[in-house]
RNA sequence: CUGUGCUAACCGGGGAACUGGCGGUUCCCUGUACUCACAAUCCGCCGGAGUGAGGGCUAAUCCCCCGCCCCCGGCCUCGUCAUGUAGGGUCUGACCCCAGCGGGCAGCGUUGAAGGUUGGGUCCCGCGCAAGGCAAUCUUGGUGAACCCCGCCAGGUCCGAGAGGAAGCAACGGUAACUGAGUAAUUGUCUGUGCCGCGGAUCACCUGACCCGAGCCAGCCACCGGGGUAACGCCUGGAUGGCGUUGUCAAAGGUAGGGUGCACAG
Repeated sequence: CUGUGCUAACCGGGGAACUGGCGGUUCCCUGUACUCACAAUCCGCCGGAGUGAGGGCUAAUCCCCCGCCCCCGGCCUCGUCAUGUAGGGUCUGACCCCAGCGGGCAGCGUUGAAGGUUGGGUCCCGCGCAAGGCAAUCUUGGUGAACCCCGCCAGGUCCGAGAGGAAGCAACGGUAACUGAGUAAUUGUCUGUGCCGCGGAUCACCUGACCCGAGCCAGCCACCGGGGUAACGCCUGGAUGGCGUUGUCAAAGGUAGGGUGCACAG
């Protein structure tokens, strides 16, 4: 060096997630790459880090290692935008309320503002008058005292020799009390009564007259102060998505180099 047989290796890799860690099942990327069983409230292992069973191939274009280029995709940092969310009430924000001010606008004002003097009215208080209601007095009836109301007292009773006298029931007449009606008058009392009167109080509102002669007002805006609300703006936290960015891992592809066993025969 050639041939035969065998063995290691290989028959996909990567990201996320999970895990003390590794691999697998799961999701995703790459893109074509033996089969079966196991597995998320997991499965199997421990740095030689899936396990078990079976199959294929053969020491190199094919297996292993290292470098470079390119880069699918994932993860991470930060920024920004959008959406939705929880909260805040520090904001020359926004919205609402109150107070001030009077710079602007509007309105009122020489057909007289504000102020002053004076009168009247509304409102309130007291008194009076009137009206109305009620009660009493009053007027007129009814009933009406067995006796303890009045008058007159038949009969009867009592005193008296008698003349005569006394008390006194019923009846009769009256009256107190009770009660019906009336309401002219008187008294008392009451009032969601009154174009009533007198006095007072109040100057709040309306109004008349006079004096004087230029302001008044605070509706809107501005300014200033206070209070509130949290739909919005703003601020803070976290979520999702888009875009950019930082770092990291990295499939596939390209390229340069290195390494790899045993037996037998010639």
A computed fold for a 266-nucleotide RNA from an Armatimonadia bacterium, annotated as Bacterial large signal recognition particle RNA. Lineage of the source: Bacteria > Bacillati > Armatimonadota > Armatimonadia. The sequence is in RNAcentral, with records from ENA. The model forms 90% of the base pairs in the Rfam consensus. Rfam family: Bacterial large signal recognition particle RNA. Rfam links the family to the GO terms SRP-dependent cotranslational protein targeting to membrane, signal sequence recognition and signal recognition particle, plasma membrane targeting.